About this RNA
A computed fold for a 72-nucleotide RNA from Oscillatoriales cyanobacterium SM2_2_1, annotated as transfer RNA. Rfam family: tRNA. Rfam classes the family as a transfer RNA. Model confidence (mean pLDDT): 83 of 100. RNAcentral holds the sequence, with entries from ENA.

């Protein structure tokens, strides 16, 4: 220098056009003599940034940034 992949909740990841989910973690409650475990409920992200397409974009297109990998 060229090519490919990734970026979504505190963490690990789903979701591939119609205003976002799971597991773990966290909070409250129940249970216990008290913890742990278990059960119930809840909080938490407008999806890395900019532009384009569209009635509508986390999702499609282009670019930027960051991370990972390959080739030279």
């Nucleotide at each position: 220098g060229c090519c490919c992949c990734c970026a979504u909740a505190g963490c690990u990841c789903a979701g591939g056009g119609g205003u976002a989910g799971a597991g773990c973690a966290c909070a409250u409650c129940a249970u216990u003599g008290g913890u742990a475990a278990u059960g119930a409920u809840g909080a938490g992200g407008c999806c890395u940034c900019g532009a384009g397409u569209u009635c509508a974009a986390a999702u499609c297109u282009c670019g930027a940034u960051g991370g990972g990998g390959g080739c030279u």